The part of an RNA shown here (small-subunit ribosomal RNA, central domain) has 350 nucleotides and comes from a sediment metagenome. The RNAcentral record of the full RNA draws on SILVA. Its Rfam family is "Bacterial small subunit ribosomal RNA".
[in-house]
Context: one part of a larger RNA
RNA sequence: UUGGGCGUAAAGAGCAUGUAGGUGGUCCUUCAAGUCUUUUGUAAAAGGCCGCCGCCUAACGGCGGUUUCGCAAAGGAUACUGUUGGACUGGAGGAGAUAAGAGGCUGACGGAACACACGGUGUAGGGGUGAAAUCCGUUGAUAUCGUGUGGAACACCAAAGGCGAAGGCAGUCAGCUGGGAUCUUCCUGACACUGAGAUGCGAAAGCGUGGGGAGCAAAAAGGAUUAGAUACCCUUGUAGUCCACGCCCUAAACGAUGCAUGCUAGCUGUUUCGAGUAUCGACCCUCGGAGUGGCGAAGUUAACGCGUUAAGCAUGCCGCCUGGGAAGUACGGCCGCAAGGCUAAAACUC
Numbered sequence: 001u002u003g004g005g006c007g008u009a010a011a012g013a014g015c016a017u018g019u020a021g022g023u024g025g026u027c028c029u030u031c032a033a034g035u036c037u038u039u040u041g042u043a044a045a046a047g048g049c050c051g052c053c054g055c056c057u058a059a060c061g062g063c064g065g066u067u068u069c070g071c072a073a074a075g076g077a078u079a080c081u082g083u084u085g086g087a088c089u090g091g092a093g094g095a096g097a098u099a100a101g102a103g104g105c106u107g108a109c110g111g112a113a114c115a116c117a118c119g120g121u122g123u124a125g126g127g128g129u130g131a132a133a134u135c136c137g138u139u140g141a142u143a144u145c146g147u148g149u150g151g152a153a154c155a156c157c158a159a160a161g162g163c164g165a166a167g168g169c170a171g172u173c174a175g176c177u178g179g180g181a182u183c184u185u186c187c188u189g190a191c192a193c194u195g196a197g198a199u200g201c202g203a204a205a206g207c208g209u210g211g212g213g214a215g216c217a218a219a220a221a222g223g224a225u226u227a228g229a230u231a232c233c234c235u236u237g238u239a240g241u242c243c244a245c246g247c248c249c250u251a252a253a254c255g256a257u258g259c260a261u262g263c264u265a266g267c268u269g270u271u272u273c274g275a276g277u278a279u280c281g282a283c284c285c286u287c288g289g290a291g292u293g294g295c296g297a298a299g300u301u302a303a304c305g306c307g308u309u310a311a312g313c314a315u316g317c318c319g320c321c322u323g324g325g326a327a328g329u330a331c332g333g334c335c336g337c338a339a340g341g342c343u344a345a346a347a348c349u350c
Base pairs, nucleotide, nucleotide: 004321005320006319007304008303012318014201015200016199017198021194022193023192025088026087027086028085031082033081034080035077036076037075038074039073040072041071042070048066049065050064051063052062053061054060091191092188093187094186095184096183097182098181103177104176105175106174107173108172109171110154114150115149116148117147118146119145120144121143125136126135162169163168206247207246208245209244210243211242215241216240220236221235222234223233258317259316260315261314262313263312266295267294268293269292270291271290272289273288274287275286276285299306300305323350324349325348332343333342334341335340
């Protein structure tokens, strides 16, 4: 390479938008590029294969045919792919109506808790632990009541729940704004799928500048524990955690499962929309969609398991894997303020 794979053995890019490219619904039509077919030419000889023949036989040689892939020209075929023109509505998109949602951004407001300050009551302890001590307290702590200030997070509701492409999103209200679902089947008429590069987003930690700082808390200090204790426990405590702007771009970024489409038994819960039924109305019940769970037919899997939300059966496109270590390292390149990230080997060794 051919081929085989990617939930857990090596392997799905963290996620999306989208360029080139690849692939592409139904019907009629044009051309005949791909495709198929016929003829002609060409394809040196030798060689290979088949037949016959010649050296006594073989090797060897002679003659004839043929193979092999092709190339070119001319004629023909039109199912499929392509191409030209036209049409269609099932894919896709739009319109109208309806309901759901912690989807995003901005602003305002709220209560509980906590800390601090001041004041009142009050007196000897408090705190902490396995036990202690460091620590706080007669300059009046802890406890309790009142007032004020501050920052961060939003108990109950809360759920196998909802929303988002992923990361992620939760007090209340307002403004701005994105996406999806259902119903009508009205409009457009293949406008679609995927997507190398590229671009954007991307938890936490970290970085830069300026704010903020209640609680928590790397580092640091002290007290314990211990043989030691650079830890686990305790008392403190700085970065940080919060905000604005700009970087960083990584995670067990996980469903360890790429995206899209179609097909293949069901049962049961839940969210949401609709229809029927019911009703004064709302529930209930039956059915249809879209999500999200549990269990399971067939099938599949090395097994575990998966099983209409597939890891089943197929198609299209992308990414990735090829023994362990060395190594996600070195070197080079690109990016970054740095930390470092991305790309990515080999010697050697088992």